[in-house]
Molecule: Bacterial large signal recognition particle RNA
Organism: Solirubrobacteraceae bacterium
Formats: sequence, structure tokens, C1' cells
RNA sequence: UCGUGCUAGGCGGGGCGCUAGCGGUGCCCUGUACUCGCAAACCGCUCUAGCGGGGCUGAAUCCCCUCCCGAGGGGCUAGGUCCCGGGGUCAGCGUCACGUGCUUGGCGGUGAUGGGCCGGUCCCGUGGCGAUGAAGACCCGUGAACCAGGUCAGGUCCGGAAGGAAGCAGCCUUAAGCGGUCAUCUUCAGGCGUUGCGGGGGUGCCGGACCGGAGCCAGGAAACGGCGACAGCGCCUCGGGUACCGGUUUCGACGGGGGGUGCACGG
Repeated sequence: UCGUGCUAGGCGGGGCGCUAGCGGUGCCCUGUACUCGCAAACCGCUCUAGCGGGGCUGAAUCCCCUCCCGAGGGGCUAGGUCCCGGGGUCAGCGUCACGUGCUUGGCGGUGAUGGGCCGGUCCCGUGGCGAUGAAGACCCGUGAACCAGGUCAGGUCCGGAAGGAAGCAGCCUUAAGCGGUCAUCUUCAGGCGUUGCGGGGGUGCCGGACCGGAGCCAGGAAACGGCGACAGCGCCUCGGGUACCGGUUUCGACGGGGGGUGCACGG
């Protein structure tokens, strides 16, 4: 130096979490790099730190060490921005209301606002009319074995006869009673309507005449005013959240540079 066969090693790594600690299963970031069984109030180990099987590769592009880069994760900070909540401020902004003024229109000396007076509306009492309700009358129907009426067959009684008398059933009409009813009439009733009279009440609204003498009503933009209102915005402050950026610290994949590392046999 070449060939053959082996072995060490490798067949992902990292962060968080859990743990006395180390791995795993779990979540996350990288990345593509075997497989079976165990596993989260857990599974297996003990600074030599997964355990138990099987398979591939295997002395170098692949293994080991170191340096650089740096995805990404964790801790601290409260520096900046942001979010949430509490408190304060109306002397900043804004909104609303009030007052004065301006403006448009309508009404008004054929008399505005206002004033007192008189009435109505309201309450109580009481009459007329009406409606409603109830009852009664009228009307219709039904309705009496005998103690309602009329007519009274048959039969009975009086009479010598002619003729008379009482009178049941039936029929008719009715009394008391029962039933019905559109209208009409009468009586009664009251949280019904309307109207008259009397009394009360009151100035809220409406109306009438009188007094009086110039305003009254509606709308518009917005000027001015103020120890009016509103915490909506802004501002101040306190607390919380780390949502984003930053500072600091820690771990750190992938990648890149450099270095290192076996055994046996044979040529």
C1' cells in the first nucleotide's frame, strides 16, 4: 500500500416538562436517520445511567474530539408599544340642556300675552224622555165524572091523557190552574244614555263678554354666557397581562472548518 474477514462504534439530535438524578413514552423545534414489547398519579436504570429481543452497516463522505455559524426553546427584566381593569380630572375635545340675542314663517290695533268675572267639562241630589232587565196584563192553546153554565140521547119521576119536572153520559163555552208569545200597555230596578233644575267644587283644559294695550306660536343655523350636566375621547395615576419589539442570560438542531482513531490473515 492492496485484498479478505472481524471488532469498537453507528443506525438521529435538541428544548420543555417530569425526576434525587439519567433516559424513555408526552408536547415543541429541526431533520429524514431499522424493527418488536413496556410505559404519565407512569416504564426502566444509577454518574458506566432506558431495559429485554431481532436486523443492517462497519475503520471512514458515515465513528470520536474541537472551533465557527445559528433555526428554535427556557429564565430574568418592565426599557418601549399594546391590551384589560380600578381611581381621578369637565381648567383640553365632544355631546346635551338652560338663558339672552339673531333669523324664517304664521297669527295679531277688525286687539297678542296677561287679569279678574261668568259658564262648561268634574262630583252629589232630584225630575222628563229613551234603551235595557224583570214581573204582570192583553192574546193563543189547554183545561171540570159529581160539589160551573148551555143543550141535554137513553133512562127515571109526576099525570088517565095532553103535557111537565129533575137530570147522568156526550158535545159546546168557560172558572181556578198549566203552557206559550212578535208587537202593545202597566209597574218596578239601577255603576245605562240624553236632557232640565238645584247644590258643591275648582283654575288643569275649553268657551263668553269686559279690562288692558303689543306681543304670541312654530322652526332654523349657531353667536355669546356660566363654580349647568354627561367620564364618551384625551390627560394623570395604580394594578394586572407578557400580546409584540428590545436588553441580558442559558441550552442548542442542521450545516461548515480542523484534528484523531483499531484487530487478524495474506500479497